Small-subunit ribosomal RNA, 5' domain from an uncultured bacterium, 545 nucleotides, folded computationally. The full RNA is in RNAcentral, with records from ENA and SILVA. Its mean pLDDT, the model's own confidence on a scale to 100, is 82.

Context: one part of a larger RNA
Order: sequence, then structure tokens, then C1' cells
RNA sequence: GGGUGAAUGCUAGCGGCGUGCUUAAGAUAUGCAAGUUGAACGCGCCUAUGCUCUUUACUGCGUAAAGAGCUUCGGCGCCGCAGGCGCACUAUUAAAGAUGGGUGAGCUUGCUGCGCCAGAGCUCAUGCGUAGCAAUGAGCGUAGGCGAGUGGCGGACGGCUGAGUAACACGUAGAAAUCUACCCCUAUCCCGGGUAUAACUCAUCGAAAGAUGGGCUAAUCCCCGAUAGUCCACGUGCAUUUAUGUUAUGUGGUAAAGAUUUAUCGGAUAAGGAUGAGUCUGCGGCCUAUCAGGUAGUUGGUGGGGUAAAUGCCCACCAAGCCCAUGACGGGUAGCUGGUGUUAGCGCAUGUCCAGCCAGAAAGGCACUGAGACACGGGCCUUACCCCUACGGGAGGCAGCAAUCGGGAAUCUUGCACAAUGGACGAAAGUCUGAUGCAGCGACGCCGCGUGAGGGAUGAAUGCCUUCGGGUUGUAAACCUCGUUUAAGCACCGGCUAACUACGUGCCAGCAGCAGCGGUCAUACGUAGGGUGCCAGCAUUACCC
Repeated sequence: GGGUGAAUGCUAGCGGCGUGCUUAAGAUAUGCAAGUUGAACGCGCCUAUGCUCUUUACUGCGUAAAGAGCUUCGGCGCCGCAGGCGCACUAUUAAAGAUGGGUGAGCUUGCUGCGCCAGAGCUCAUGCGUAGCAAUGAGCGUAGGCGAGUGGCGGACGGCUGAGUAACACGUAGAAAUCUACCCCUAUCCCGGGUAUAACUCAUCGAAAGAUGGGCUAAUCCCCGAUAGUCCACGUGCAUUUAUGUUAUGUGGUAAAGAUUUAUCGGAUAAGGAUGAGUCUGCGGCCUAUCAGGUAGUUGGUGGGGUAAAUGCCCACCAAGCCCAUGACGGGUAGCUGGUGUUAGCGCAUGUCCAGCCAGAAAGGCACUGAGACACGGGCCUUACCCCUACGGGAGGCAGCAAUCGGGAAUCUUGCACAAUGGACGAAAGUCUGAUGCAGCGACGCCGCGUGAGGGAUGAAUGCCUUCGGGUUGUAAACCUCGUUUAAGCACCGGCUAACUACGUGCCAGCAGCAGCGGUCAUACGUAGGGUGCCAGCAUUACCC
């Protein structure tokens, strides 16, 4: 001089991009961080709706035997009125006749009113049938929603941490004895049967967590059969570059699953690809000899077992090997790398953020499932800690995101959203996603901007110094014009090292990175004026080059 995941002191206007438990891999309240699929399957509940049936009510129609009431139709009777018919008497005329008038009794037709009957009609109630509508209940469906369950795929990714590890852990360059779900490509196939079980229901035990028994049921669950090959196993033949190869051949064995909105999506076998993973080897990278010998599955072989796979990986037997001053073995420390800091470079130091690999999930061990784990938010056992309990017994794992306590010099919000990117599931719509995208807090870092611009001399006042003349503060201020929300500090001034005087103090108080300064004339202590450096920062401390 440069640097930092920094801290401390004083100070602090704004923005962008980054970054933030380096200590106790200490302990954790609370919430969230891995689900999804009804286009695999059967149920339970809710809503809407279709069909069939049951019951009830209403309405309409039909029918039955007969009940009650009414009278406008019908019948009978009476009074009255009107019309018609003939008879008798009377008056009119000179007489008769005709005609007309009057009176009387009779017959007849019609009408009003009244009374009676009930053939007919109407009304009411009853039974039966039928149709419509509404409701109730039952059964069979359809559509949607919710719930747990069976099945499938995913919970082996993503996220966190660096305890352990000096090792094929990592880096790099190779190797052969392997596996690989989803994805891509090629070829062929998807035929026929079966009985279980959860859910559900019934019963029982338990404080709970939960458990047991009986009964019923579905599937892309499970099982059997058929068929098949470049598949598997064991032989034969042939070839051979020999820990063998072979689309030659024989015997035996092993497959499948359906769904749907009819467009598709799926299932099985075999060959290949891609991706991912496991294994082995050469070389490389810490300290220590005040660690010099270490090693019995140890080193090799044969034969077995085991694994996806070579191998003492494991076992039986045989041999006695194997490593080591080119540092074995032991001890200490440490995740490794791309990188990062510094440097002209060589080196030295370092491994935070980001990326790759490894390892771990309270401590230790174990396996199950699965293409993949010996599995952070799966299981079992032991230990420590902690919680519930009816004391018999149960529950838990923040080194996920926030948050709390603790430790520490020290490190943030119990935020918003799945809109983007990516991931899981799904045909899709979509659901989930503390990954992620954003926001919040911190000058923790880097970068950018600002805190006024122009003019302004009586060189004002004040402060300080003074040789008392003056000098300096200083164009600084005031003031004018314009603009404007606000907005400057920190360290230093003897030398190294840019920047000086006065007063106070008197080896005191104090300073100090080094040498050193201070004992009455201190540019080194304290204060003031002035100055120098950097600037929203400035110094100090720690660490690296």
C1' cells in the first nucleotide's frame, strides 16, 4: 500500500447492486417448508337432477249403488187474465132474418202467480278407476363437491450445515467386471381365468397413542394358465486372439392392464441411445521423528459364499508374506476443488457468497421398501435430553424458512406471492412448492449522486496572533439574482509524514506505531485559533499478502 462474511468509537442525506451466527454439529415454544392423481378403484356424507315404485293431499274425467237438499225442465191442482167455440135469455127493428151489444152457464187454448210431486236436471257427501301436479319414503342412475381408504408416481430432487474425514474424500488422467425409474428410437405383443384385502360394518380392550377378532367388497392390488423371443438357466457343436466368443443347435423356464369426453393415454418383452450412479488405478495438494518400526484377514494362492458388479468383501484350507527414513505406524490439524486476497512475477495466505464433488441430519447401530436410500421433515433398537399420563404406557428431533433462549466483540422479518424461473403429480384444468421471485432490517461492502450556483471589499463585526503598524479568519459572511424538502463529519499537524502558533500544566496530569516527549520558553500533554488529509464517512483494533 492492498484486502476482509469483520468488530469498536465519533458521525450520518439519498439511491442501485451485493452481502449478513466466522462462536454452542448448543437447546428449541409457535406457524409453515411434499405432495399429487376420480382419465386406476370401491365406499361414506352433502347438493342438484332423471326413471320406477309406495303413501298422502289437491285438481280434472269416468263409473257404481244409493243418501240428502233444491226446482228453472216435466207432471198435477187452484185463483185470476186474455183469446176461441157453440147454447140460452134480453134489448134494438113494423116484423123476421142477418149483424152487432149486454147478461148467464158450459167447453177449450195460452199466460202470470201460488201450492204439491220428484220423472229429469243441478248441488253436496261416499266408494272405485284413471290422468296431471306437489310432497314423503325406497330402489336404480347422472353431474358436482367434501372426506378418509386401496393402487400409482413423487417423498433418494430441491433446501441446510461442515461435525467427522489426511481418505481414491477431492482434483486430474485413465480402466473394466456393472446397474440405470422417468425420456428418446426400433421390433413384437396386450389372450383366458381366479380369491383375497383395506375402506365399511359388528363386537371387544385401552386414559391416550392405538390394538384385536367376526362379516362384506373393488381395482392399473395379488395369483394361476396360454402364447413369445436377439431374454434367462443347463448342455451340444463350431471358432479362438483362452479368467473365452457365438443372431449355430437341444431341453427347460419367465410377460402384460386397463382407463376415458373415442381424440388418446397407458401395460409387457427384447435390442439400442441419452442421463445418472456404483467400482478400480497412476499422479497431485498440511504439520510433527520430543511418533521408528507397523501388520494375523495381516500379504498372496485354491475352493466356496456374497454383490448390479472385479476384489479378503466374507468364509474354509494352504503358504509366510506385505508396508517402511523417497517417513510406514502413531499424534495434531483440516471438508476438497473451480476460485478468492496479495504480488511485476515466482510465491504466500485462504476456501465466506456463487458453482462442482464429498460427508452429516440429537449420539450410536441396523435393515425394509424401491430404478435409486441404509433415507433431514420414513421405520426398528440402544443412549442422553424433553413433553403427556388414569403410572399401566405413550409422544418428539429447526445443521429447512422465519422466530426464541443461550454463547459471543458480532450477524436480519415469527413479511408477501406462486405473477416469473424451476420442480412433483395430473390427459388437462389445476394443486403443492419458506426452492424461487420480491419486500423488510443493518453505511457490512462496492458504485453513483447530493448537501447550492453566479455576483459580492468598507477586505464589516467576532475570534486568534501581534514588533501595536498590522496580520489572519476571508469572497468566507451579510447583501443582490437564480434555484431549492432536508442534509458534514472524522482523524491528524516534533521526525518518519502533508500540516504551527498562543495559553494552561510543570517527570504532575498525560501522550506513544518506532525511537521517544513532559522536571517553568513543550510546534510531541490539555484547550483555543489556524492548518493538512480523507469525506457520508473517518479513525482504531484483529487477521492475510